[in-house]
Order: sequence, then structure tokens, then C1' cells
RNA sequence: AUGAUGGAUCCGGGAGAGACUGCGCGGAAGCGGCGCCGAAGGGGAUUGCGAAAGCUCUCAGGCAAAAGGACCGGGUUCGGACG
Repeated sequence: AUGAUGGAUCCGGGAGAGACUGCGCGGAAGCGGCGCCGAAGGGGAUUGCGAAAGCUCUCAGGCAAAAGGACCGGGUUCGGACG
């Protein structure tokens, strides 16, 4: 000095489903009832064996906005495979 996989952080994009209903309230939050969604997280299963998921379950979370959000792109940084 080139700077891979990977980690951290910041910015941008980012779906689905009742602004349902009773109480509460200016509204929302909160508590209850019924109905839904799956892309934080978590669990599960198939296979000779092993592992995982955009599969599956909805425990959690969510169902106007806000917040969050798997994943994708870019910047910075750590690190140092390869050359």
C1' cells in the first nucleotide's frame, strides 16, 4: 500500500392487516370484546444426516398518522483474506 467475507454506525427506500366496538377521553394512550396481519424478536418442522429460510406457528409485535420494520442501496469505521 490493494482491501474479500464479516461486525458496528449513519442516511435513503421499505409491505400487510378494523381510525371496528364498549369504557375512557378534545384526541390518543390505557383496559375489555370480536376480527385480522407477518418483514423486529422467538418457536417449529421435513430429510439417511446436518443446517437454514421469503416455509410454518402467531408467544411476542402490529392493524389512521407517528414510531418500529426483515430486506436492499450508499457513506464512515473496525478488521485484514487475497494480491

This is a predicted structure of an 83-nucleotide RNA (Glycine riboswitch aptamer). The coordinates come from a structure-prediction model, not an experiment, and the mean pLDDT is 78. The model forms 90% of the base pairs in the Rfam consensus.